[in-house]
Source information
The RNA shown here (transfer RNA) has 73 nucleotides and comes from Verrucomicrobia bacterium UBA6056. Rfam family: tRNA. It is annotated as a transfer RNA.
């Protein structure tokens, strides 16, 4: 050099072009307990990797660039 996956919440990760972008953990509050931990119930948390672009509308679709991982050379 080529080909190809992956990037989404602190972590692991769902999301087939549509109305608010979610789960679980993990934080913060309360309930219960003689306390503790487990357990339950609320909540906070996001420039969806960066940039354009097509669309009435993009996490999704194209294009390019960034970073990781893989296979060929």
């Nucleotide at each position: 050099g080529g080909c190809g996956g992956u990037g989404u919440a602190g972590c692991u990760c769902a999301g087939u072009g549509g109305c608010c972008a979610g789960a679980g953990c993990a934080g913060a509050g309360g309930a219960a307990u003689c306390a503790u931990a487990a357990u339950c119930c609320u909540u906070u948390g996001g420039u969806c990797g960066g940039g354009g672009g097509u669309u009435c509308g993009a996490c999704u679709c194209c294009c390019u660039c960034c970073a990781c991982c893989g296979c060929c050379a």